[in-house]
Context: one part of a larger RNA
RNA sequence: CUAUUGUUAAGGAACUCUGCAAAAUGACCCCGUAAGUUAGCGAAAAGGGGUGCCUACGUAAGUAGGCCACAGUAAAGAGCGAGGGGGGACUGUUUAUCAAAAACACAGCUUUAUGCUAAGUCGUAAGACGAUGUAUAUGAGGUGACACCUGCCCAGUGCCGGAAGGUCAAGGAAGGGAGUUAGGCGCAAGCCAAAGCUUCUGACUUAAGCCCUGGUGAACGGCGGCCGUAACUAUAACGGUCCUAAGGUAGCGAAAUUCCUUGUCGGGUAAAUUCCGUCCCGCUUGAAUGGUGUAACCAUCUCUUGACUGUCUCGACAAUAGACUCG
Numbered sequence: 001c002u003a004u005u006g007u008u009a010a011g012g013a014a015c016u017c018u019g020c021a022a023a024a025u026g027a028c029c030c031c032g033u034a035a036g037u038u039a040g041c042g043a044a045a046a047g048g049g050g051u052g053c054c055u056a057c058g059u060a061a062g063u064a065g066g067c068c069a070c071a072g073u074a075a076a077g078a079g080c081g082a083g084g085g086g087g088g089a090c091u092g093u094u095u096a097u098c099a100a101a102a103a104c105a106c107a108g109c110u111u112u113a114u115g116c117u118a119a120g121u122c123g124u125a126a127g128a129c130g131a132u133g134u135a136u137a138u139g140a141g142g143u144g145a146c147a148c149c150u151g152c153c154c155a156g157u158g159c160c161g162g163a164a165g166g167u168c169a170a171g172g173a174a175g176g177g178a179g180u181u182a183g184g185c186g187c188a189a190g191c192c193a194a195a196g197c198u199u200c201u202g203a204c205u206u207a208a209g210c211c212c213u214g215g216u217g218a219a220c221g222g223c224g225g226c227c228g229u230a231a232c233u234a235u236a237a238c239g240g241u242c243c244u245a246a247g248g249u250a251g252c253g254a255a256a257u258u259c260c261u262u263g264u265c266g267g268g269u270a271a272a273u274u275c276c277g278u279c280c281c282g283c284u285u286g287a288a289u290g291g292u293g294u295a296a297c298c299a300u301c302u303c304u305u306g307a308c309u310g311u312c313u314c315g316a317c318a319a320u321a322g323a324c325u326c327g
Base pairs, nucleotide, nucleotide: 001322002321003320004319005318006317007316008315010313011312014311019308027051028050029049030048031047036041038145052067053066054065055064056063057062068072080306081305082304083303084302085301086300087298088297092104093103108143109142110141111140112139113138114137120129121128122127146293147292148291149290151223152222153221156220157219158216159215160214161213162212165211166210167209171205172204175201176200177199178198179197180196183192184191185190224242225241226240227239228238251285252282263279265277266276267275
């Protein structure tokens, strides 16, 4: 010096990204216990006191008296607590081997498909699952307890409906063209040519789809700009104008979202870019891509605080094992 331990004056988080680590708390009995609340909880809330041995009485629990110690759950083992805020309701699940979470799941809510040989899934098929179930069922998607709610837009995209019309494949097909040759004509070269066969073309016929038409947002999604105006100023309930499918409602808001920004004001501190409350000028909030609250819960994130301490001021000493020297 390294590792693992132990002790430490005075101070007590001044350390540090952060009380990381350590210290402290701790068992049982008695007393006592707030806000809030979904009345179950919160709660071991918090905060106090007791605990050994001997004698007497007593079945015992215990009661009374006495004794010793600095110390009686005499060693070991055995919750730290309080307050504010964010997130997720909760128990649960997860990156085996750097992430346990605010991610996933969840009960509840909702949309959609499916009438049974169900839809859906696996398989070339037979067949199987769904289900020895039957819409209070089963599959798929979204949201995520509970409370209060969930606004406007169907123009685009998707989905659903629509016996008309347009377009439109293979197939079918009236007709037409070409090739071929029995035959006919011709002195010959050659020309014409039925049926059949081959081939090309083809009016017309013809499904879904698309076009068209209507619906649909707890479908994918979207939810404006400029100018003027009130008897101080400022602001604009009001008016004008352009555009749009419609112009963001209730809420919440410098937020896990705010760039400017350490926004403004208030609180807490001697002093705070964090924290809490408010304002609203929301760069770029907003309603099941859910919005806002919320008791309980959490190895969650963040702020404050009591207790406690070698985290620190600022180090020191001791033990053990190494390192080092000899061997």
Molecule: large-subunit ribosomal RNA, domain IV
Organism: Candidatus Hennigella equi